A computed fold for a 471-nucleotide part of an RNA from an uncultured prokaryote, annotated as small-subunit ribosomal RNA, 5' domain. The prediction has a mean pLDDT of 89.
Context: one part of a larger RNA
RNA sequence: GAACGAACGCUGGCGGCAGGCCUAACACAUGCAAGUCGAGCGCUCCUUCGGGAGAGCGGCGGACGGGUGAGUAACGCGUGGGAACCUACCCUUAGGUGUGGGACAACAGUUGGAAACGACUGCUAAUACCGCAUAUGUCCUGAGGGACAAAGAUUUAUUGCCUUUGGAUUGGCCCGCGUUUGAUUAGGUAGUUGGUAGGGUAAAGGCCUACCAAGCCUUCGAUCUAUAGCUGGUCUGAGAGGAUGAUCAGCCACACUGGGACUGAGACACGGCCCAGACUCCUACGGGAGGCAGCAGUGGGGAAUAUUGCGCAAUGGGCGAAAGCCUGACGCAGCCAUGCCGCGUGAGUGAAGAAGGCCUUCGGGUUGUAAAGCUCUUUCAACGGUGAAGAUGAUGACGGUAGCCGUAGAAGAAGCCCCGGCUAACUUCGUGCCAGCAGCCGCGGUAAUACGAAGGGGGCAAGCGUUGUUC
Numbered sequence: 001g002a003a004c005g006a007a008c009g010c011u012g013g014c015g016g017c018a019g020g021c022c023u024a025a026c027a028c029a030u031g032c033a034a035g036u037c038g039a040g041c042g043c044u045c046c047u048u049c050g051g052g053a054g055a056g057c058g059g060c061g062g063a064c065g066g067g068u069g070a071g072u073a074a075c076g077c078g079u080g081g082g083a084a085c086c087u088a089c090c091c092u093u094a095g096g097u098g099u100g101g102g103a104c105a106a107c108a109g110u111u112g113g114a115a116a117c118g119a120c121u122g123c124u125a126a127u128a129c130c131g132c133a134u135a136u137g138u139c140c141u142g143a144g145g146g147a148c149a150a151a152g153a154u155u156u157a158u159u160g161c162c163u164u165u166g167g168a169u170u171g172g173c174c175c176g177c178g179u180u181u182g183a184u185u186a187g188g189u190a191g192u193u194g195g196u197a198g199g200g201u202a203a204a205g206g207c208c209u210a211c212c213a214a215g216c217c218u219u220c221g222a223u224c225u226a227u228a229g230c231u232g233g234u235c236u237g238a239g240a241g242g243a244u245g246a247u248c249a250g251c252c253a254c255a256c257u258g259g260g261a262c263u264g265a266g267a268c269a270c271g272g273c274c275c276a277g278a279c280u281c282c283u284a285c286g287g288g289a290g291g292c293a294g295c296a297g298u299g300g301g302g303a304a305u306a307u308u309g310c311g312c313a314a315u316g317g318g319c320g321a322a323a324g325c326c327u328g329a330c331g332c333a334g335c336c337a338u339g340c341c342g343c344g345u346g347a348g349u350g351a352a353g354a355a356g357g358c359c360u361u362c363g364g365g366u367u368g369u370a371a372a373g374c375u376c377u378u379u380c381a382a383c384g385g386u387g388a389a390g391a392u393g394a395u396g397a398c399g400g401u402a403g404c405c406g407u408a409g410a411a412g413a414a415g416c417c418c419c420g421g422c423u424a425a426c427u428u429c430g431u432g433c434c435a436g437c438a439g440c441c442g443c444g445g446u447a448a449u450a451c452g453a454a455g456g457g458g459g460c461a462a463g464c465g466u467u468g469u470u471c
Stems, first nucleotide, its partner, number of pairs: 001471004006467005013343006019336002021301001026299003030296003035060003040057002043054004067254003076179007085171001090167002094163004098132004107122006137148004152159003180226001182224001187217003192214008229251004233244004256277005279290004307333001309332003315329001316327004346376004356367004380412001382407005390398001415460005420441003426455005436443002
């Protein structure tokens, strides 16, 4: 000098754009944040007989979107390759959609419990479940053969369902190279390293098991320890480099702590389930309920970081044939000079160089064209009117916002730091090694340009200084 997710002190007019718990991955009151489909199904209720509403069975979605950075020094990430894989919805190829059956909710009855929630008996539908048939094909094969499907709905034009081919997209896996500190950490390792056979998986593999062999890593730093999410980037710098990883974007990991699986195309699942633990709450003491590192908000911690706002109008997502419903994603508004950028706080004229202040060698000098006065202007703010784009037909939260027009009046709008040298800017008074200043050198013990005040001056300016951190 530059920079910052900054904080503190003094001060503070407006607008645009951005940013806003870096600390306790501490604990959380309350509300909302994931539903949707009656064009799959039965039932109950309402009805203006058009149609609605409710819980339940069933389907799709809840694996996305949103948050956080605890853990992780690792194929986690970055980059470049690879082979033994999966992929709902979408596109595409070739075919099919025949015939039967038995249940379970809802519901009714009985009944347990304070509640959460159940238990028994009975009835019932389906695109829920299960047989048989068929097999274009697909899979297995000992090459003979064996195994494998399906669901209908409606407004009758469609849309579903099953098997199959290829694609697209997403993902799983493997490898080369790169990726912080310490040797005051030198040895580490028994599923350990490899093989054979098997199991398991969508898939290669000690991933797992049995047997066999004794290997494998390591001073080119293994192991251990400390620290840390990684990257595109960001800051600085002429560059090389150094530091860093907020916002935005990609990947990873986590969801009170630890463990586990279920369902599913996909999870070992933030607002799903089970077990254990800590904590909080309810209880009739028998037993139950919960998880803000979603958006707001509260307590706490801290130098420090915002509203329990509006709207689905736009963009995007889920469901639905659609109308539409849901969406704290998102779009907006609110708060904060936190930053960057822009604008304003007036312009011209005005010497009796007014008054006052300060200094003085008492002549004067300076503040100073500064003020007053005179002549103008009205940005911004204020008030009145008008009033968008964002929306391809309708639909606008923002918002009577932005913009435009008009009205009045210089009117409503300047501070902060510094003035010994470095370093731009000097005098007087007070103080007297005191009180104090200070980034370094150093000032102050009676003439202090260095302390405090005043006048004057310098710098920056809605900011200015200080502190912290990086280069």